[in-house]
Context: one part of a larger RNA
RNA sequence: GGAUGAACGCUGGCGGCGUGGAUAAGGCAUGCAAGUCAAGGGGGUGCAUCUCACGAAGGUUCGAUGCAAGUCAAAAGUUUAUAAAGUCAUAAAGUCCAUAAAGUAAAAUUCUUACUUUAUGGACUUUACAGACUUUCGACUUUAAGACUCGCACCGAGGUUUUGCGAGGUGCAUCACCGGCAGACGAGGUAGUAACACGUAGGAACGCACCCCAAAGUCGGGCAUAGCUCGCCGAAAGGCGGGGUAAUUCCCGAUGCGGUGGCAACACCAAAGUCUUCGGACGCUUUGGGAGCGGCCUGCGGGCUAUCAGCUUGUUGGUAGGGCAAUGGCCUACCAAGGCAAUGACGGCUAGGGGGGGUGAGAGCCUGUUCCCCACCGAUGGAACUGAGACACGGUCCAUACACCUACGGGUGGCUGCAGCCGAGAAUAUUCGACAAUGGGCGAAAGCCUGAUCGAGCGACGCCGCGUGGUGGAUGAAGUCCCUCUGGGACGUAAACACCUUUUGCCGGGGAUGAAGUUUAUUGACAGUACCCGGCGAAUAAGGGGUUGCUAAACUCGUGCCAGCAGCAGCGGUAAUACGAGUGCCCCAAGCGUUAUCC
Numbered sequence: 001g002g003a004u005g006a007a008c009g010c011u012g013g014c015g016g017c018g019u020g021g022a023u024a025a026g027g028c029a030u031g032c033a034a035g036u037c038a039a040g041g042g043g044g045u046g047c048a049u050c051u052c053a054c055g056a057a058g059g060u061u062c063g064a065u066g067c068a069a070g071u072c073a074a075a076a077g078u079u080u081a082u083a084a085a086g087u088c089a090u091a092a093a094g095u096c097c098a099u100a101a102a103g104u105a106a107a108a109u110u111c112u113u114a115c116u117u118u119a120u121g122g123a124c125u126u127u128a129c130a131g132a133c134u135u136u137c138g139a140c141u142u143u144a145a146g147a148c149u150c151g152c153a154c155c156g157a158g159g160u161u162u163u164g165c166g167a168g169g170u171g172c173a174u175c176a177c178c179g180g181c182a183g184a185c186g187a188g189g190u191a192g193u194a195a196c197a198c199g200u201a202g203g204a205a206c207g208c209a210c211c212c213c214a215a216a217g218u219c220g221g222g223c224a225u226a227g228c229u230c231g232c233c234g235a236a237a238g239g240c241g242g243g244g245u246a247a248u249u250c251c252c253g254a255u256g257c258g259g260u261g262g263c264a265a266c267a268c269c270a271a272a273g274u275c276u277u278c279g280g281a282c283g284c285u286u287u288g289g290g291a292g293c294g295g296c297c298u299g300c301g302g303g304c305u306a307u308c309a310g311c312u313u314g315u316u317g318g319u320a321g322g323g324c325a326a327u328g329g330c331c332u333a334c335c336a337a338g339g340c341a342a343u344g345a346c347g348g349c350u351a352g353g354g355g356g357g358g359u360g361a362g363a364g365c366c367u368g369u370u371c372c373c374c375a376c377c378g379a380u381g382g383a384a385c386u387g388a389g390a391c392a393c394g395g396u397c398c399a400u401a402c403a404c405c406u407a408c409g410g411g412u413g414g415c416u417g418c419a420g421c422c423g424a425g426a427a428u429a430u431u432c433g434a435c436a437a438u439g440g441g442c443g444a445a446a447g448c449c450u451g452a453u454c455g456a457g458c459g460a461c462g463c464c465g466c467g468u469g470g471u472g473g474a475u476g477a478a479g480u481c482c483c484u485c486u487g488g489g490a491c492g493u494a495a496a497c498a499c500c501u502u503u504u505g506c507c508g509g510g511g512a513u514g515a516a517g518u519u520u521a522u523u524g525a526c527a528g529u530a531c532c533c534g535g536c537g538a539a540u541a542a543g544g545g546g547u548u549g550c551u552a553a554a555c556u557c558g559u560g561c562c563a564g565c566a567g568c569a570g571c572g573g574u575a576a577u578a579c580g581a582g583u584g585c586c587c588c589a590a591g592c593g594u595u596a597u598c599c
Base pairs, nucleotide, nucleotide: 001599002598003597004596006595007594008593009592010591013466014465015464016463017462018461019459020458026422027421028420030419031418032417035181036180037179040178041177043175044174045173046172047171048170049169050168051167052166054164055163056162057161058160060158061157062156063155065153066152067151069149070148071147072146074143075142076141077140078139079138083136084135085134086133087132088131090128091127092126093125094124095123096122097121098120099119100118101117102116103115104114105113106112188377189376190375198301199300200299201298202297203296206294207293208292211290212289213288214287215286216285217284218283219253220252221251222250228243229242230241231240232239233238258269259268260267261266273282274281275280303349304348305347310340311339312338315337316336317335318334319333320332321331322330352374353373354372355371356367357366358365359364379400380399381398382397383396402413403412404411405410430456432455433454434453438452439450440449441448442447469500470499471498472497479491480490481489482488483487505536506535507534508533509532510531514526543588544587545586546585547584548569549568550567554583555582556581557580558579564571565570
């Protein structure tokens, strides 16, 4: 000088990309980290819908019976009170006519004419009538043969509506169970291991689920068992017994392209269905090949230690057998007596190995954090089961230690997964979001699961980038420091002031790529983020170390071998450029120093 998974001190504006439990493989509360398939199977539950049977209620239609009422029609009798019509009679009034009398007016000789009143008679009209007669309607009673209508009660039948219960079918959802596949990957750690563990180069006696290619087949039967139900035991965890049931669960038989054994003859060896738009699709069995993965063996290579010099009896080899997917003392029996070692056996200590990383001109030395490959481990020790694959982190069993629950009889647990807590420590982060992408498991698919992953958060821990303004501005202001002190010098174009800019910041507007899918439709955690546009305003942003030499940068004051400094040499005992402070100056800069370690 460079470097670091760093820590500490002072300081600290922003962004991008990385990185972050190195110590106690110490102990862990809590949540999540491996499920999925209903298109393998039988069920439970809920909802919807359909069918059937039964019961109840309401209303309705038809029929039978009974009761009651009404209407119509017939006959006989009584009554005509009442009503209507007609005729007659009586009374009154009115009108008209006739006769008689009187009066008035006109004319007048007489006859006369008109009007009024009264009386009598006749005719007509109206009114009254308690008058008479006739007819009709009506009323009542009785009778018997009927016809019709309505209501009520009850019985029977049909169909309808509502509701309840039961059985069955279908669809959707959900749940535990049987079954299949995946939980041997992914994720974590480096305790152990000095070894075929790793790296590299080879080898022969092997295996393989899922995937690809090819060939053949997929036929006929059967026995169980969980769930369920019934009963029992237990505080719980859980367990036992009886009954009955399904399947792509299990078993038997058939067949044999083929495979295995065998010189051959010959012997032996398989299967499972589901969905369907009826075209097929997904499966299942056997065999051969491929791809990739794994098991085994060997040469060589890479720690310290001789204050470890001898080690070894399944030990070294052979024969036979067992075992294994396979070779082999891997194991057993027998036989032989070998095998290793100063080119370091055996023992002890340390340590995961490599790709890589740091440094260095290189040779080399040091190192193995993140990322990738391999190995090993899963509280500690041991064991097997299942399975293509484990002797299995979030499976089982046993033992041990620890912790927890307990009704004291007995049970439960394993963060070296992601977060998080305690402890120890100089020291190392959020109990965050999302499956949108990539990848994985299951599924025909939709999809579900995924602390893998993608992202966000925290830490100047590292690297890189940017900024903290630019131009002008001398009355060289004030202030401070220094000096040879009426004066001069430094901080210093620095400030003030004027003009400008807007990276960054703040505010407002817009706003992604990452998205591909099975056509459409829909789909972004990050994120209203990056980025773009506009506005505001120098506005929001500088420190640390050094200043005797090495080593860039000095003066004054204070202190007086004191207080202190210090990497080395060394400095300080009264003018200290080395201690402390101030003013300058030097170096680096969002960092600067110190400590530790390596070159």

The part of an RNA shown here (small-subunit ribosomal RNA, 5' domain) has 599 nucleotides and comes from a Patescibacteria group bacterium. It was read from a public genome assembly.